[in-house]
Overview
The RNA shown here (small-subunit ribosomal RNA) has 1458 nucleotides and comes from an uncultured archaeon. RNAcentral holds the sequence, with entries from ENA, Greengenes and SILVA. Rfam family: Archaeal small subunit ribosomal RNA. The family has 86 seed sequences and 709 matches in Rfam 15.1. Clan: SSU clan.
RNA sequence: UUCCGGUUGAUCCUGCCGGAGGGUAUUGCUAUCAGAGUACGACUAAGACAUGCAAGUUUUACGGUGCAGCUUUGCACCGUAGCAGACGGCUGAGUAACACGUAGAGAACCUUCUCUUGUGACGGGGCCAAUCUCGCGAAAGUGAGAACAAUUCCCGAUAGGAGAGAGCAACUGGAACGUUGUUUCUCCCAAAGGCGCGCUGAAAUGCAGGCGUUGCGCACAAGAAUGGCUCUGCGUCUGAUUAGGUAGUUGGUGAGGGUAACGGCCCACCAAGCCGAUAAUCAGUAGGGGCUAUGGGAGUAGUAGCCCCCAGACGGGCACUGAGACAAGGGCCCGAGCCCUACGGGGUGCAGCAGUCGCGCAACCUUCGCAAUGCACGAAAGUGUGACGAGGGAACUCUGAGUGCCAACCUAACAGUUGGCUUUUAAUCACCUUGAACUGGUGGUUGAAUAAGAAGCGGGUAAUUGCUGUGCCAGCCGCCGCGGUAAAACAGCUGCUUCAAGUGAUACCCACGAAUAUUGAGCCUAAAACGAGUGUAGCGGGCUUUGCCAGUUCCCUGUGAAAUCCACCAACUCAAUUGGUGGGCGCGCAGGGAAUACUACAAGGCUUGGGAAUGGGGGAGGUCAGGGGUACUGUGGGGGGAGGAGUAAAAUCCUUUAAUCCUCGCAGGACCAUCGGUGGCGAAGGCGCCUGACCAAAACAUGUCCGACCGUGAGACUCGAAGGCCAGGGGAGCAAAUCGGAUUAGAUACCCGAGUAGUCCUGGCAGUAAAUUAUGUGGACUAGGCGUUGCCGCCACUACGUGUGGCUGCAGUGCCGCAGCGAAGGCGUUAAGUCCACUGCUUGGGGAGUACGGUCGCAAGACUGAAACUUAAAGGAAUUGGCGGGGGAGCACCACAAGGGGUGGAUGCUGCGGUUCAAUUGGACUCAACGCCGGGAAACUCACCAGGAGAGACGGCAGAAUGAAGCUCAGACUGAAGAUCUUAGCCGACAAGCCGAGAAGUGUUGCAUGGCCAGCGUCAGUUCGUGCCGUGAGGUGUCAGGUUAAGUCCUGCAACGAACGAGAUCUCUGUUAACAGUUGCUACGAUUCGCGCAAGCGGGUCGGCACUCUGUUGAGACUGCCAUCGUUAAGAUGGAGGAAGGAGGAGGCGACGCUAGGUCUGUAUGGCCUGAAUCUCCUGGGCCACACGUGGCAUACAAAGGUGGAGACAAUGCGUUCCGACGCCGAAAGGUGAAGGCAAUCGUCUAAACUCCAUCCCAGUCCAGAUUGGGGGCUGGAACUCGUCCCCAUGAAGUUGGAAUCCCUAGUAAUCGCGUGUCAUCAUCGCGCGGUGAAUAUGUCCCCGCUCCUUGCACACACCGCCCGUCAAGUCAUCCAAGCGAGGUCUUAGUGAGGCCUGCCCUAAGGGCAUGUCGAGCUAGGGCUUCGUGAGGAGGAUUAAGUCGUAACAAGGUAACC
Repeated sequence: UUCCGGUUGAUCCUGCCGGAGGGUAUUGCUAUCAGAGUACGACUAAGACAUGCAAGUUUUACGGUGCAGCUUUGCACCGUAGCAGACGGCUGAGUAACACGUAGAGAACCUUCUCUUGUGACGGGGCCAAUCUCGCGAAAGUGAGAACAAUUCCCGAUAGGAGAGAGCAACUGGAACGUUGUUUCUCCCAAAGGCGCGCUGAAAUGCAGGCGUUGCGCACAAGAAUGGCUCUGCGUCUGAUUAGGUAGUUGGUGAGGGUAACGGCCCACCAAGCCGAUAAUCAGUAGGGGCUAUGGGAGUAGUAGCCCCCAGACGGGCACUGAGACAAGGGCCCGAGCCCUACGGGGUGCAGCAGUCGCGCAACCUUCGCAAUGCACGAAAGUGUGACGAGGGAACUCUGAGUGCCAACCUAACAGUUGGCUUUUAAUCACCUUGAACUGGUGGUUGAAUAAGAAGCGGGUAAUUGCUGUGCCAGCCGCCGCGGUAAAACAGCUGCUUCAAGUGAUACCCACGAAUAUUGAGCCUAAAACGAGUGUAGCGGGCUUUGCCAGUUCCCUGUGAAAUCCACCAACUCAAUUGGUGGGCGCGCAGGGAAUACUACAAGGCUUGGGAAUGGGGGAGGUCAGGGGUACUGUGGGGGGAGGAGUAAAAUCCUUUAAUCCUCGCAGGACCAUCGGUGGCGAAGGCGCCUGACCAAAACAUGUCCGACCGUGAGACUCGAAGGCCAGGGGAGCAAAUCGGAUUAGAUACCCGAGUAGUCCUGGCAGUAAAUUAUGUGGACUAGGCGUUGCCGCCACUACGUGUGGCUGCAGUGCCGCAGCGAAGGCGUUAAGUCCACUGCUUGGGGAGUACGGUCGCAAGACUGAAACUUAAAGGAAUUGGCGGGGGAGCACCACAAGGGGUGGAUGCUGCGGUUCAAUUGGACUCAACGCCGGGAAACUCACCAGGAGAGACGGCAGAAUGAAGCUCAGACUGAAGAUCUUAGCCGACAAGCCGAGAAGUGUUGCAUGGCCAGCGUCAGUUCGUGCCGUGAGGUGUCAGGUUAAGUCCUGCAACGAACGAGAUCUCUGUUAACAGUUGCUACGAUUCGCGCAAGCGGGUCGGCACUCUGUUGAGACUGCCAUCGUUAAGAUGGAGGAAGGAGGAGGCGACGCUAGGUCUGUAUGGCCUGAAUCUCCUGGGCCACACGUGGCAUACAAAGGUGGAGACAAUGCGUUCCGACGCCGAAAGGUGAAGGCAAUCGUCUAAACUCCAUCCCAGUCCAGAUUGGGGGCUGGAACUCGUCCCCAUGAAGUUGGAAUCCCUAGUAAUCGCGUGUCAUCAUCGCGCGGUGAAUAUGUCCCCGCUCCUUGCACACACCGCCCGUCAAGUCAUCCAAGCGAGGUCUUAGUGAGGCCUGCCCUAAGGGCAUGUCGAGCUAGGGCUUCGUGAGGAGGAUUAAGUCGUAACAAGGUAACC
């Protein structure tokens, strides 16, 4: 030592993207103070710099000039001389290197100043500058002449040094090649004084000179210290799309040159070496380290500041001086730039401190001081010091403090008010502190006074379901995602959250990331095992003995700078900070000692790994040769005579020049049925007729032999299906390409007919496949069961055969399965388990296995193999659904089949669309809109149009007894109207002129809703509890076999039960019993009236309740009985009985849910809108329009009919502004009068089809009735737009309806009328009622669908799904490219400033010339490489609604893929 969001309908994984932490820089908004610190032009331009300053000092080394001073002397300046300007300060361009780090070496070196020790300083000489004089030059500067000093220079001496030779001796040391001493020769060759003091001179002071002396200097030698130089081991970024590099290169010789010093450092000669997969060389990038950031650590990233080292000083080169430099605040030269110029020539270098310009996202004052610390010089005083110490600026970092406290009142809330308190801080005054300041300290005065923001509030992630605005707009968003009229996500306001003098944003780094995995991941299917083998380096390696001590372990020593880090202590008031002490770090390196288990190494031994040998078997193992077989095609002979072939159907095609077919021969090429098998062999690819030859491998068996000889394997090499390529053969069949025929919207396809490469053989190339067990090779270990192949052994049987059966072992090859593993599917001794060894490979998707480069190839192409850019997912396994032109089972007249009748054609009615119109209000659009909104609208309805009018509860403001609002005669206006206007009056308190707010709204939103309804559904499903299974979503139950109308029931089963549905319950109907009889009924009895001759008929009344009927309560039907089938079950089929038989018939009842289905225009209702109009009323119009399209229905086209006459039989209902008998009038519609009826009482009420008689005679008719004319009636205020009925006349289309399509299984279809709803009037509509009354099936899943099981899926908005490619358009990055341009580097040739060495000449300094050598730069050419640009070309990515098709996902409609 932490996780969270995002792929899905949901799940588990893989995997990336994003969030939360810390740091650095910039930046937005905001800001009171103080302290500390190694912070402040590092990132880009090591770009360019105006101005000032940043290195001088010494008069106790010397000369001179000027001034002051009587002099001694002092001061200033100039020069000579000495030391220092090689430090300090700045920067990071270059550098991948002994540059740095660390440990060593120098026996291969130097070291001024400093220290220690020793010795010494003798004699002599010369110059130059300043100065003076005279020139040249614009300037910078420079020339000539003259003089002089020194710690300047030179000569000599002494000491000394170097080299060589010969030894010897001593010392140090691991080792002499070192040092010292001695000896010979050669060469070189030191020194400097000054000041002070004392003495002397010397006498009064003083001077010159001399002597002595301590400190300061000088010379030499040795040593030390310090600083440097050189060398070595190890460590030190990326790229192999950089694999070979290298001629001074590697080594040697030369007493060579050069250096302080080794060395190819340089030179001459000789040899041909040297480096490199343990990564040379090349390219890119980069100063290195201590350390810094982060992290639990391992690490990763950084390394500007402070320290150490290196490198650089405008770019490049060179030397001089010096102890030290190849020196930039020194020199010379070249180049680029800038400045001055009299054009002749000169000057210059801020990567020092400030500062300027430029660059940029990005960084201060042209400040003070040498007081402190240090450094240079000096004997010292001191001088100098932009090192440094201070101040100023800036939200650099860290730390500290503050922005008040108390009480009362008021509050949701210390938010506010009032009163009081305190004074950190602030303002101000005095003193101390300082080099001067700042700061700080002490004391005083004033006064809560002077001080809070930033970001966020959908999730992750703390905080708003608050208001307003906006309306896929404006905008937000790290990611997911918000915004299309109710936004907790935009913008503003309120409130809240977090942190706080800060808080956010952006970029980068670390962590998060076990997401490059050493710690610490993986590779069957997610990304990832090389197609397979042999084998080099490497890595790893059996049992055992001895040795050694390299690795390893332990101990000791040295080192690993300081700072940084940790702990403690201390100093600043605390802290930050700073100091002290200790520890740690640097994970290291070096040296010494010890141990010897393991590893390595050396020498032996062993047999189990491995190999060999022997034996008998097994095998489609390979190569070559020979042989065979059927079929096929062609061909010859014979036969035969019209088709054949092909397909879903056809056609192209073959055929009277004889096909197909039968038969006998011949030829040719390819192939090898049966046996044949999750059988065999092989490394893999792959291998199948027979025989032979050759080659090779494996298994088994063995008391045989060798003795670790092994495993793996980067490179490397070999093999490697099909297709392809080259050369030569061969070519029967098949068959890319191609041609033709079909199919189709098209069909460059699928199907058919032809057909060339190819397929075959020989020799080569190629080197890839879904080359798959998607599973690398080898070894060890870890339960079993069942097959099968080969071998050995054993047992039994035996027909004695090479027989049959069984068992153990070994080796293969399959299936199942325990533990275990795995995300799961699954694997499971043939591991995907547990371990070991080695190799290869992976790190989101796409771009892309592409581009470029390289290698290979004849080519095709193969191998290796990126990036820009783009994207939030892509993906695996499994789950539940849905779907399938998948499978199985079952079902249904809104399915078919068998039938019946229709629709689609005509006319009309009605609805819808369209069009028109002032308006033709609106809704509903497959089933599931369209005679639907009960929607049959003359007004109303009414929502639409034209015109007219009315109306605001409540509040506020104007107004109003100077008369508001209202009412009214007359006139005007008007369709009409005190509505308005004119005029005149009445009345008496309010007040629509303005702002709010309302009433009302058939205005909007059915995608904000309730309720109700429709469809799925004439379905049989939908769930729960507990248990069990699964990591989980989920599963099981609900499955299977039967059965049913049914998840209905039975049996089985990790399920057992239960709920909602189904069923039952309920209503009507069918049979019957009992009871009850008014308004019902009337058999029977009595009575009465009418008609009739009579029989009798009709009616009334009283009995009566038998019957009908009405109503209430019961009974009845349960597969109960029989037979067969079935599992003995559930049940099915048939039968009996019965009014009714297997749900008797018909209804009602409609599961969980889904369809954003319909309805805001029934009502309710959120939001929005209108509000004097979208409210309310009135008049009129419209919804009824009419080139057209369409749904439903009515009526017909006729004889099963029409017409006329006569005759018969219902039920349900309804009725008081109503039904209306009956009478009269009228031709009828109807009118008039009117009984009864609030209804089993009265009325509606004549039912019609039907029957009988008559007529029509197949025609546009005696069919049909549209349309139109005339006349009349009814309702209503009103029938013109626009009602209905009657009569007369008129008499259209239509002669049975294309493709297609609808309904129906029995009292059903069809047909006939009746009632009712609506209703003032109007029914071809809806809902009911009865009359007449069939045909066909008793099945099926073919079509349309539904249910269940199963399967596939890339679908989940769920197939009306998903999704691919071209083309067209925009944008972006990339690649190729004739070229064009720029840079780097290497090289060749030429030129070449300048330096150095040597020689010569003139020489006082110094200069000149020549040879040689080094050589920057320039010119030209070439090679390599990088970058920019580039007409045009190419693919890629991306972008709400473009074009064409339909490739993939289901058997995706031709299985897909490689």